[in-house]
Record summary
A computed fold for an 86-nucleotide RNA from a Gammaproteobacteria bacterium, annotated as c-di-GMP-I riboswitch aptamer. It was read from a public genome assembly, where an Rfam model found it. The organism belongs to Gammaproteobacteria, within Bacteria.
RNA sequence: AACUGAAAAAGGCUACCUGAUCCGAAAGGUCAGAUACGCAAAGCUUCCGAUCUAAGGGGAUUACCUAUGAUAGCGGGGUUACCAGA
Numbered sequence: 001a002a003c004u005g006a007a008a009a010a011g012g013c014u015a016c017c018u019g020a021u022c023c024g025a026a027a028g029g030u031c032a033g034a035u036a037c038g039c040a041a042a043g044c045u046u047c048c049g050a051u052c053u054a055a056g057g058g059g060a061u062u063a064c065c066u067a068u069g070a071u072a073g074c075g076g077g078g079u080u081a082c083c084a085g086a
Stems, first nucleotide, its partner, number of pairs: 003085003012039002017033004022029002037073001043079003047076003050071003056066003
């Protein structure tokens, strides 16, 4: 330096739940609490696919379509990094 993640250790993250007088049209997020479903990138990044939402726009105007919104803990890619192994 590249590869691998079986076991272990140091350190890290935190699903679900509760609260908010927080942000948002919503999906969802943020903060706090309690905690531990899990994660070897559950760090970062919407580039590709998928999914959720549909404010605005379209429309046959209670349908339906649409992402410029969202999910990185849906998968892939990109990128950076801890420990261990041979």